[in-house]
Context: one part of a larger RNA
């Protein structure tokens, strides 16, 4: 390198969008670049290899032969690939009609509860725990009634239910504004696929400015425990949680399963449409198509298991891996305010 592989032994990029390649659907004309046959040229000598000969044999030496090519030129063939024309609709799009939805981003709005203030009613204890203490309370707490202020989160619908590429989205409600699916079959007419680099999104933590602060709560502080306890548990409590704006670029970003297409028993749930039966009509039942799950046949795995949402058959493109540790260091380089991110060895050792 070639191969073999990548759910859990090493190994699927966190996810999109697309540039450049890579690969691409059905008929037909055409050309001849790849294909393929022919000729003629060339591919030095030696070497290898085959025969045959000369040294007493062998190495070794002579002589003939073959035989090596992404080679050049000619000329011919048109199936398959590729080049240009025409055309076709099944792929892919668009257009109409319909419903479903925590899809996004804004802005008002609501209740519950906690917590603090006031004011009222009460009086000695409240909280914590395994069990206390630490904290709180006669300067009148805990509990209880009205009243007020602030913020963050939306119980009960809630469902291996929905929606989104992921990450994630959950109280109403108005504006905007992406996608998705059914039906239909008017329009276009291969406009596809995937995708090195690019360029965007991208949970929590951090970080910057400038607000906000109810309740949580790293750090800290006491109080317990314990041999100690820099911890588990109790009391309190600052960043930090929340908001705009700008950064950051990791996660066990996981289905640890890349994307896109086709094929390949079955059975049962559940969400969205759709046609059918049947009825006064909603159900039921039957059937298509998209999701989302349970169990299974063939197949497949080392087994675990996977099975139409394949880890089955197959083909296309891209990403990775190639003994453990040294190491995701270390040097360089690129980003970054830092924090540290991407790229990422070696010597060494077993």
């Nucleotide at each position: 390198c070639u191969g073999g592989g990548u759910g859990u032994a090493a190994a699927g990029g966190g996810c999109g969008u697309g540039u450049a390649g890579g690969c691409g659907g059905g008929u037909u004309u055409u050309u001849a670049a790849g294909u393929u046959g022919g000729a003629u040229g060339u591919g030095a000598a030696a070497u290898c290899c085959c025969c045959a000969g000369g040294c007493u044999u062998a190495a070794c030496c002579u002589g003939g032969g073959a035989g090596g090519g992404u080679c050049a030129u000619c000329c011919a063939a048109a199936a398959c690939u590729g080049g240009a024309g025409a055309u076709c609709u099944u792929g892919a799009g668009u257009g109409u009609c319909g419903g479903a939805g925590a899809g996004g981003a804004a802005a008002g709005c609501g209740g519950a509860a906690u917590u603090c203030c006031u004011a009222g009613u009460g009086u000695a204890g409240c909280g914590g725990u395994a069990a206390a203490a630490u904290g709180c309370g006669u300067a009148g707490a805990u509990a209880u009634u009205a009243g007020g202020a602030g913020g963050a989160a939306c119980a009960u619908c809630a469902g291996u239910g929905g929606c989104g590429a992921a990450g994630g989205c959950g109280g109403c409600u108005u504006u905007c504004u992406g996608g998705a699916c059914g039906a239909u079959a008017a329009c276009u007419g291969a406009c596809g696929c995937u995708g090195a680099g690019g360029c965007g999104c991208g949970a929590a933590a951090g970080c910057g400015u400038g607000g906000g602060g109810a309740g949580c709560a790293a750090a800290c502080a006491g109080g317990a425990u314990u041999a100690g306890a820099u911890a588990c548990c109790c009391u309190g409590g600052u960043a930090g949680u929340c908001c705009a704006c700008g950064c950051c670029g990791u996660a066990a970003a996981c289905g640890a399963u890349g994307a896109a297409u086709a094929c390949u028993a079955g059975g049962u749930g559940u969400a969205g449409g759709g046609g059918g039966u049947a009825u006064c009509g909603a159900c039921c039942c039957c059937u298509c198509c998209u999701g989302u799950g349970c169990c299974g046949u063939c197949g497949u795995u080392a087994a675990c298991a996977c099975a139409a949402u394949a880890a089955g058959u197959a083909u296309u493109c891209c990403a990775c891996c190639u003994g453990g540790g040294g190491a995701g260091u270390a040097c360089g380089g690129c980003c970054g305010c830092a924090a540290g991110g991407c790229u990422g060895a070696a010597a060494c050792u077993c």